[in-house]
Formats: sequence, C1' cells, structure tokens
RNA sequence: GCGCUAGUAGUUCAGUGGUAGAAUGCGAGCUUGCCAAGUUCGUGACCCGAGUUCGAAUCUCGGCUGGCGCA
Repeated sequence: GCGCUAGUAGUUCAGUGGUAGAAUGCGAGCUUGCCAAGUUCGUGACCCGAGUUCGAAUCUCGGCUGGCGCA
C1' cells in the first nucleotide's frame, strides 16, 4: 500500500429496512439474626459524516479505531 472482518448499555453478545433486546454490572425494595444466594422494580447504548428511502443499528459512499491476510 491492497483485501477481508468487527465497531450496539460500564462489560460480553443478539438484532439483515418499521417499538433497540438479553446476560452481567450499578441503584432501590422484599427476603435473612448478619453476609451470600434468591426475587421485584429501576438505570443505562447503535464509532463519526454524507447519501438512498415515507422510514436506516440495518443498504451505499467516505473517514476513524481494532483484528486477520497478502505484498
């Protein structure tokens, strides 16, 4: 330099054009003599810019960052 791949909550992952979900974490309540465990509620996210579309996390283009390969 070229190609491929990934970027979504504090963390690990789903979500292939129409309401952003789970686990875990964190906060509060219940439970317990206390802790742990359990249980209920809450909390919190689409890497950036542009385009296509009635509508974009999703499709297209460019950029940034990480990983892999070729040279």